[in-house]
Context: one part of a larger RNA
RNA sequence: GGACGAACGCUGGCGGCGUGCCUAACACAUGCAAGUCGAACGAGGUUCAUUCAGUAGCAAUACUGAAGAAGACCAAGUGGCGAACGGGUGAGUAGCACGUGAGCAACCUACCCCGAAGACCGGGACAACACCGGGAAACCGGUGCUAAUACUGGAUAUCCCCACCGAAUCGCAUGGUUUGGUGAGGAAAUGGAUUCCGCUUCGGGAGGGGCUCGCGGCCUAUCAGCUAGUUGGUGAGGUAACGGCUCACCAAGGCGUCGACGGGUAGCUGGUCUGAGAGGACGAUCAGCCACACUGGGACUGAGACACGGCCCAGACUCCUACGGGAGGCAGCAGUGGGGAAUCUUGCACAAUGGGCGAAAGCCUGAUGCAGCAACGCCGCGUGAGGGACGAAGGCUUUCUGAGUUGUAAACCUCUUUCAGCAGGGACGAUUGUGACGGUACCUGCAGAAGAAGCCCCGGCCAACUACGUGCCAGCAGCCGCGGUAAUACGUAGGGGGCAAGCGUUGUCC
Numbered sequence: 001g002g003a004c005g006a007a008c009g010c011u012g013g014c015g016g017c018g019u020g021c022c023u024a025a026c027a028c029a030u031g032c033a034a035g036u037c038g039a040a041c042g043a044g045g046u047u048c049a050u051u052c053a054g055u056a057g058c059a060a061u062a063c064u065g066a067a068g069a070a071g072a073c074c075a076a077g078u079g080g081c082g083a084a085c086g087g088g089u090g091a092g093u094a095g096c097a098c099g100u101g102a103g104c105a106a107c108c109u110a111c112c113c114c115g116a117a118g119a120c121c122g123g124g125a126c127a128a129c130a131c132c133g134g135g136a137a138a139c140c141g142g143u144g145c146u147a148a149u150a151c152u153g154g155a156u157a158u159c160c161c162c163a164c165c166g167a168a169u170c171g172c173a174u175g176g177u178u179u180g181g182u183g184a185g186g187a188a189a190u191g192g193a194u195u196c197c198g199c200u201u202c203g204g205g206a207g208g209g210g211c212u213c214g215c216g217g218c219c220u221a222u223c224a225g226c227u228a229g230u231u232g233g234u235g236a237g238g239u240a241a242c243g244g245c246u247c248a249c250c251a252a253g254g255c256g257u258c259g260a261c262g263g264g265u266a267g268c269u270g271g272u273c274u275g276a277g278a279g280g281a282c283g284a285u286c287a288g289c290c291a292c293a294c295u296g297g298g299a300c301u302g303a304g305a306c307a308c309g310g311c312c313c314a315g316a317c318u319c320c321u322a323c324g325g326g327a328g329g330c331a332g333c334a335g336u337g338g339g340g341a342a343u344c345u346u347g348c349a350c351a352a353u354g355g356g357c358g359a360a361a362g363c364c365u366g367a368u369g370c371a372g373c374a375a376c377g378c379c380g381c382g383u384g385a386g387g388g389a390c391g392a393a394g395g396c397u398u399u400c401u402g403a404g405u406u407g408u409a410a411a412c413c414u415c416u417u418u419c420a421g422c423a424g425g426g427a428c429g430a431u432u433g434u435g436a437c438g439g440u441a442c443c444u445g446c447a448g449a450a451g452a453a454g455c456c457c458c459g460g461c462c463a464a465c466u467a468c469g470u471g472c473c474a475g476c477a478g479c480c481g482c483g484g485u486a487a488u489a490c491g492u493a494g495g496g497g498g499c500a501a502g503c504g505u506u507g508u509c510c
Base pairs, nucleotide, nucleotide: 001510002509003508004507006506007505008504009503010502013381014380015379016378017377018376019374020373021339026337027336028335030334031333032332035081036080037079040078041077044074045073046072047071050067051066052065053064054063055062056061088292089291090290098216099215100214101213102212103211104210107209108208109207112205113204114203115202116201117200118199120154121153122152123151129144130143131142132141133140134139159186160185162183163182164181165180166179167178168177169176170175191197192196218264219263220262225255226254227253230252231251232250233249234248235247236246237245267289268288269287270286271282272281273280274279294315295314296313297312298311317328318327319326320325345371347370348369349368353367354365355364356363357362384415385414386413387412394406395405396404397403398402419451421446422445423444424443425442429437454499455498456497457496458495459480460479461478465494466493467492468491469490475482476481
């Protein structure tokens, strides 16, 4: 000198774009953050044409009650898809976690796209519901009925899988690909709507994921030896898949001064800051990957989880309780307490973009788009411009009635109106409808210099000097050092210098 997710002191006009718990991965009141589909299904409810009964009336009709088609609406339950995305955090992790480059002849993939083939005949349940019962509650039990794209038996097999027997061909080893025969096994919802959407099997694709390996990136030897599933083999189990991944048996290996093992610290990267570069330091925001979700463990469901707003167990903590038993998990968005030098609103909207479901209309979406707060940062703008000397007054200084300086500064004259203010118009973002932002941006008009300047410094480094006060006191200070009676170094004033809606200080990095 530059930089910062900064903080502190003094000060503070406007706008644009960003950024905003770095500390306690501390505890959390309240609300919201994941639903959707009635075009999969049964039952129910509301509405309703109409009909019946009663009351009033001569009647039309009115009121009340009951039944109630089609349609519309509601949504508890069964069922499907989603909930594994999106959002948060950085605790753990020195690891194939990450980056990069390869490999899988050892793998998986719902929805989507392409191609081929198919969907035949049956069956029994369980919710809801009704009734009964238990419990303070959370909730639970019994009996009975019922539907389906829920569950399930059989058939069929383009095909797929497995076993055995061959053939051709290829390869980097195990081996792969194509093909023939025999045997065993394996599907479906012909469902819903009347444009279509679905179901089953197989092959391929796209995108996503899993596994393996080479290389790379912290400190420490005041850590020198470490290791029994340890290293390898055979067999088996397990997995989507290879593998000590697990197990039985066998062998005695494997790693290490090119730093094993241990300890400390730490999410990694694209990047950011600095630097001429080499390098050094860092890893906020944005993007990719990983890990975690009160702490520890576990599996279930599923194409996908060992699952933030799912389940079970244990633990700590909090809450409810009729004391028998239950409920909870903000490192989602706001918000509260606490910690701290320190970090925001319990806002608006699904209008846009994107996501889930749905045939669609649409519903949901604290993702997102916006608004609010904060000079926290960067950038831009303003706080007026020109003229104006007899150089006013005042202040300060002085060689003191004479000057110097503040100083064209003011007054005064002429002019302008950015921004802010007031009034009128008023978008783009939205191809048909739909605008939270927002009567916002922007445009036009009006008034008037009007509403808008501070902070630090002035001994040298380092740009800017005098007076008074103080008297080694009070104080200053980054270093050198100032202050003990003429202090340009302390305090105040005048003057000056530097930056400017900021200016200084502190901290950290280069």
A computed fold for a 510-nucleotide part of an RNA from an Acidimicrobiales bacterium, annotated as small-subunit ribosomal RNA, 5' domain. NCBI's taxonomy places the organism under Bacteria, Bacillati, Actinomycetota, Acidimicrobiia, Acidimicrobiales. It was read from a public genome assembly. Model confidence (mean pLDDT): 86 of 100.